The RNA shown here (Glycine riboswitch aptamer) has 92 nucleotides and comes from Denitratisoma sp. DHT3. Lineage of the source: Bacteria > Pseudomonadati > Betaproteobacteria > Sterolibacteriaceae > Denitratisoma. Model confidence (mean pLDDT): 78 of 100. The model forms 90% of the base pairs in the Rfam consensus.
RNA sequence: GUCGUCGGGAGAGAGCCUCUCCCUAUCAUGCGAGAUGCCGCCGAAGGCGCAACCCCCAGGAACCGCUCAGGCAAAAGGGCCGACGACGCAGC
Numbered sequence: 001g002u003c004g005u006c007g008g009g010a011g012a013g014a015g016c017c018u019c020u021c022c023c024u025a026u027c028a029u030g031c032g033a034g035a036u037g038c039c040g041c042c043g044a045a046g047g048c049g050c051a052a053c054c055c056c057c058a059g060g061a062a063c064c065g066c067u068c069a070g071g072c073a074a075a076a077g078g079g080c081c082g083a084c085g086a087c088g089c090a091g092c
Stems, first nucleotide, its partner, number of pairs: 001087008013039001015038002018035004022030001040072003046068001047066003053060002
């Protein structure tokens, strides 16, 4: 340095309409699930930048900017941090 395992890990509407499924004998109901559309937002997967900064040849590039993708209850994901392990590199 890369990968793996475990733990921690922010932000933003449980928004509205319609439809489908589930629950129910049926209707209604539902902080149940899904899909399209609409409005409002987030930024820490990824991506992009004419970007701080590094370098001064060419380039690299952020926790900055953009929000295409993704996300806005929980779950999942999550830059990054810690522990352990494997592999590789460098130095002594």